The part of an RNA shown here (large-subunit ribosomal RNA, domain II) has 694 nucleotides and comes from a Candidatus Dojkabacteria bacterium. The full RNA is in RNAcentral, with records from ENA. The source organism's lineage runs through Bacteria, Bacteria candidate phyla and Candidatus Dojkabacteria. It matches the Rfam family "Bacterial large subunit ribosomal RNA". Rfam links the family to the GO terms structural constituent of ribosome and ribosome.

[in-house]
Context: one part of a larger RNA
RNA sequence: GUCUGCGAGUUAUUUUGCAUUGCGAGGUUAAGGUGUUCUGCACCGGAGCCGUAGGGAAACCGAGUCUUAAAAGGGCGUUUAGUAAUGUAAAAUAGACCCGAAACCGUGUGAUCUAACCAUGAGCAGGUUGAAGUCUCAAGAAAUUGAGACGGAGGACCGAACUGGUUAACGUCGAAAAGUUAUCAGAUGACUUGUGGUUAGGGGUGACACGCCAACCGAACACGGAGAUAGCUGGCUCUCCUCGAAAUAGUUUUUGGACUAGCCCUGAACUUUAAGCAUGAGAGGGUAGAGCACUGAAAGGGCUUUGGGGGAUUUCCUACCAAGCUCUAUCAAACUCCGAAUAUCUCAUGUGUAUUUUCAGGAGUCAGACUACGGGAGAUAAGUUCCGUUAGUCGAGAGGGAAACAGCCCAGAAUAUCAGAUAAGGUCCCAAAAUCUAUGCUAAGUGGAAAAGGAUGUGGGAUUUCUCUGACAGCCAGGAGGUUUGCUUGGAGGCAGCAAUCCUUUAAAGAGUGCGUAAUAGCUCACUGGUCAAGAGGUCCUGCGCCGAUAAUGAUCGGGGCUCAAGCAUAGUACCGAAGCUGUAUCUUUUCAAUCGAUAUUUAUUUUCGGUUGAAAGGGGUAGAGGAGUGUUGUAUAAGCGGUGAAGUUAUAUCGUGAGGUAUAAUGGAGCUUAUACAAGUACGGAUGCAGAC
Numbered sequence: 001g002u003c004u005g006c007g008a009g010u011u012a013u014u015u016u017g018c019a020u021u022g023c024g025a026g027g028u029u030a031a032g033g034u035g036u037u038c039u040g041c042a043c044c045g046g047a048g049c050c051g052u053a054g055g056g057a058a059a060c061c062g063a064g065u066c067u068u069a070a071a072a073g074g075g076c077g078u079u080u081a082g083u084a085a086u087g088u089a090a091a092a093u094a095g096a097c098c099c100g101a102a103a104c105c106g107u108g109u110g111a112u113c114u115a116a117c118c119a120u121g122a123g124c125a126g127g128u129u130g131a132a133g134u135c136u137c138a139a140g141a142a143a144u145u146g147a148g149a150c151g152g153a154g155g156a157c158c159g160a161a162c163u164g165g166u167u168a169a170c171g172u173c174g175a176a177a178a179g180u181u182a183u184c185a186g187a188u189g190a191c192u193u194g195u196g197g198u199u200a201g202g203g204g205u206g207a208c209a210c211g212c213c214a215a216c217c218g219a220a221c222a223c224g225g226a227g228a229u230a231g232c233u234g235g236c237u238c239u240c241c242u243c244g245a246a247a248u249a250g251u252u253u254u255u256g257g258a259c260u261a262g263c264c265c266u267g268a269a270c271u272u273u274a275a276g277c278a279u280g281a282g283a284g285g286g287u288a289g290a291g292c293a294c295u296g297a298a299a300g301g302g303c304u305u306u307g308g309g310g311g312a313u314u315u316c317c318u319a320c321c322a323a324g325c326u327c328u329a330u331c332a333a334a335c336u337c338c339g340a341a342u343a344u345c346u347c348a349u350g351u352g353u354a355u356u357u358u359c360a361g362g363a364g365u366c367a368g369a370c371u372a373c374g375g376g377a378g379a380u381a382a383g384u385u386c387c388g389u390u391a392g393u394c395g396a397g398a399g400g401g402a403a404a405c406a407g408c409c410c411a412g413a414a415u416a417u418c419a420g421a422u423a424a425g426g427u428c429c430c431a432a433a434a435u436c437u438a439u440g441c442u443a444a445g446u447g448g449a450a451a452a453g454g455a456u457g458u459g460g461g462a463u464u465u466c467u468c469u470g471a472c473a474g475c476c477a478g479g480a481g482g483u484u485u486g487c488u489u490g491g492a493g494g495c496a497g498c499a500a501u502c503c504u505u506u507a508a509a510g511a512g513u514g515c516g517u518a519a520u521a522g523c524u525c526a527c528u529g530g531u532c533a534a535g536a537g538g539u540c541c542u543g544c545g546c547c548g549a550u551a552a553u554g555a556u557c558g559g560g561g562c563u564c565a566a567g568c569a570u571a572g573u574a575c576c577g578a579a580g581c582u583g584u585a586u587c588u589u590u591u592c593a594a595u596c597g598a599u600a601u602u603u604a605u606u607u608u609c610g611g612u613u614g615a616a617a618g619g620g621g622u623a624g625a626g627g628a629g630u631g632u633u634g635u636a637u638a639a640g641c642g643g644u645g646a647a648g649u650u651a652u653a654u655c656g657u658g659a660g661g662u663a664u665a666a667u668g669g670a671g672c673u674u675a676u677a678c679a680a681g682u683a684c685g686g687a688u689g690c691a692g693a694c
Stems, first nucleotide, its partner, number of pairs: 001694006011094013026050003032044005054061002064076004097235002100232001104225006115199009124189001126158003129154001133150007162186003167182004201217001203213003238629006248261005262365002264362006273354001276351008289338001290336002295332003299328007307320001308318003368394005373388005399410003414586004419582002425576003428560003434573001436572006447562001453547002457544010474531005480504003485499003510525001514523002587619012600606001630683001632680010648667008
């Protein structure tokens, strides 16, 4: 891991609601007893309980009573239905759907491991060093000193046994739940070790590491309290049908939990239209916008004045500062002289037949997500965060589109269909449908990612200047004289710089547009003539394009591929396209109608239930609520089957919307089924589930 088996809302008591049954102004017995065909049944038993009257704290009064001095009042009552049992749902108390802690407490068992200690024993090859002390000799007056010999000290040295465990490799489902190999430390000592004994769990022992106390010790192990508790995680077993949420508010030692409300389900009731929608009338507002009248902010000018600066001392001037008045142009969530649309409230009219409202029972929800809109925070960042009595979708929603893609666009799936017409989106091929029609644009593969900024890209529009008395571009020619203008300068001659910028000859020619020279020179331009020949130049608005454009695997149309498109814009026609709509057939829910049958009584246009037929409106669904069924085991009653083959097993066929049922064949070899009720140890794929097999 698979298979097989086991595996989770139970039981008791009480309460409340619903359903059913009995009796009914009453209902009912409990303990106990008697009888009996005896864990049962029948009959006694009225003690008690609930109800039939309430109000008041009570005395007490009573269809009333309390309050009060008293109620005109107000509160609670009075206009009658209960009670017992069974079933069911929920709650409370109990382990209370199941499994799961770490822990806490009690009573015991452990020092054969290990820590320390006690008693009694044992062990330490070999080698080295050579303390004290003693003796002899020498020196000395002596104390004492020196030399030699003897001597054999040491938590001394080297190094086996022994004890340890430094470093590395291997080992890591190992040979081993701590080892092997090499290397290394101590090795006469605070040494090592045998045997026996002592200390016990908030206790021991500890050269203290919270170490060790029998292979996991910051409190051992075993059993018990015990099914501790778990606002936490996981799991919770058959089917079909109907409805269907929430992720919010308030409070919370509260924020991953709860309670009440909100939103959902089921049942009942009332009112007859309150909900919703449309129209009309009325009401309040201070948002969007706008404005500057207030509060503030804030740019420029004028006037007056203060200050600063300058001159002058009597007045004045002024790039500056500030205040007031005024003109022009502005800004504001905590500004408003103003001021909508929506929304909200009230009333009226119309529409509205399944909504609203009330009561009773059952819930779940309290982590929400994105998109659009109005905002706060942030950086007018975030797939960010927080609000909205704003909306949608997802959540709990499948289908079609967006290549793929919870939250975007279209659209809400009962079933079947080789029928039709459509939505979004599409129609060259992949790939269903136009290589459709008409008119333009784009040349960038723009389309098929991006800004400031830049550019004789190109289309459209507007406006303006020149132009056959010849424009624009090209080519030919001229482009002169006073003069080298004056100043400056080493020089300055159109062309370093400053000032001035005239006159003449002219068709025209600047005291010079640029290049150039040391300065001249030289080239050129403006300007003019000729040639040529018909348009040329500028500005603004706008459509589509261009550059700007650099990242790590090859990647910004899904791909192929596309250029009078298969791109873009405008207009149009046709077609494709979904589980949406329509057709046909079927299932089912609710309501209504018709009809048939049963039921009860008040015999009626009646109540309730059921069958058949028809119509209308429905049938996505998580948490969750409600309804109807299938199957398993056993019991009762009735009816049956079985060696001419029960249960079980295998296979096939068939019936039912489904859980499931039936038949046949084979196997098997002795029990089993059906109907109606009842009672449950009643359904498994999951719980790192439990046991077994493989």